[in-house]
Molecule: SAM riboswitch aptamer (S box leader)
Organism: soil metagenome
RNA sequence: CUCAUCACGAGCGGUGGAGGGACAGGCCCGACGAAGCCCGGCAACCUUCCUCACAAGUGAGGAUGGUGCCAAUGCCGCCAGCGCACGCGCGCUGGAACGAUGAG
Numbered sequence: 001c002u003c004a005u006c007a008c009g010a011g012c013g014g015u016g017g018a019g020g021g022a023c024a025g026g027c028c029c030g031a032c033g034a035a036g037c038c039c040g041g042c043a044a045c046c047u048u049c050c051u052c053a054c055a056a057g058u059g060a061g062g063a064u065g066g067u068g069c070c071a072a073u074g075c076c077g078c079c080a081g082c083g084c085a086c087g088c089g090c091g092c093u094g095g096a097a098c099g100a101u102g103a104g
Base pairs, nucleotide, nucleotide: 001104002103003102004101005100006099011039013038014037015036019029020028021027023077025076026075040070041069042068044067045066046065048063049062050061051060052059053058054057074098078095079094080093081092082091083090084089
């Protein structure tokens, strides 16, 4: 840089001690212990293997391995359309920007 996905899922453990949720803003989580580390767990992508099916290279299930992940829709948040209210605003749909993960 490109492609794909991001509304599901994941401990009442140990350690650690004050922060954390990427980001202006908002709003949340946190001494009824934050981040990090250990154990445990979840199952998105990729490799390999096994089984089944068939349109024979694809799909489904299972296992190992490599990463990843384990508050809230990627928490909301920007633009557009529609609806509600007539009222600060709210809701739904689509798209974008940025971000995260996997593969190349």